[in-house]
Predicted 3D model of a 101-nucleotide RNA (Glycine riboswitch aptamer). Rfam family: Glycine riboswitch aptamer. About the family: This family represents the bacterial glycine riboswitch. It was read from a public genome assembly, where an Rfam model found it.
RNA sequence: AUGGCGUUCUGGAGAAUCCCGCAGGUCCCACCGGGCUGAAGCGGGUGCCGAAGGUGCAAGCGACUCGUCGAUCUCUCAGGCAAAAGGACAGAACAGACCCC
Numbered sequence: 001a002u003g004g005c006g007u008u009c010u011g012g013a014g015a016a017u018c019c020c021g022c023a024g025g026u027c028c029c030a031c032c033g034g035g036c037u038g039a040a041g042c043g044g045g046u047g048c049c050g051a052a053g054g055u056g057c058a059a060g061c062g063a064c065u066c067g068u069c070g071a072u073c074u075c076u077c078a079g080g081c082a083a084a085a086g087g088a089c090a091g092a093a094c095a096g097a098c099c100c101c
Base pairs, nucleotide, nucleotide: 002097003099004098006094007093008092009091010090011089016046018045019044020043021042022041024037025036026035027034028033047081048080049079053077054075056073060068061067062066
């Protein structure tokens, strides 16, 4: 000094209210059993999304058949597809002496 990092606040996208089974709820029934219901409960399936994280690589660089290496690109491993939460990124405020200068 206030660029990174840090704290707080604000904004912040995309994609099935899909299917199956079960739990649960409710109703009928003397029992057995059955009807309806059953997103934010559980498990599975299919489809889909990219903006936590992670994978891949262009130029460049290097010790050059190779290695290294960025993104909101790419993959979709992870994550996600009501809301909330999370959320790359952006803005504002604060703090400071770890990195950088």